[in-house]
RNA sequence: UUAUCAAGAAAGGCUGAGGGAUUAGACCCAUUGAAGCCUUAGCAACCCUUUAUUCUUUAAAGAAGGUGCUACAUUCUACUGAUCAUUUGAGAUUAGAUAGAUAA
Repeated sequence: UUAUCAAGAAAGGCUGAGGGAUUAGACCCAUUGAAGCCUUAGCAACCCUUUAUUCUUUAAAGAAGGUGCUACAUUCUACUGAUCAUUUGAGAUUAGAUAGAUAA
């Protein structure tokens, strides 16, 4: 820089109190064992492989290898716009921005 981020997929061992990125709020997970490390297994298909198409795209199939991932939408909200609602106040829906994660 580009693409994706409501799908999918867990057991065991060591260890022992925190964790869901950060700040705030909310909501959750956790001694019936969090996070971390290791092993095995799995998911997915970004890179990749094959075939067809084709002129560098598209489609289908695959999973040996490099990553990644395996509670909750990136857990939700925060900033901006639009719409709705409202006497006021609190709000709802939706599009985007910012930040972040992963891959190339």
Predicted 3D model of a 104-nucleotide RNA (SAM riboswitch aptamer (S box leader)) from uncultured Aureibaculum sp.
Rfam family: SAM riboswitch aptamer (S box leader). Its family is annotated with regulation of gene expression in the Gene Ontology.
Its mean pLDDT, the model's own confidence on a scale to 100, is 79.
NCBI's taxonomy places the organism under Bacteria, Bacteroidota, Flavobacteriia, Flavobacteriales, Aureibaculum.
The RNAcentral record of the sequence draws on MGnify.
The model forms 97% of the base pairs in the Rfam consensus.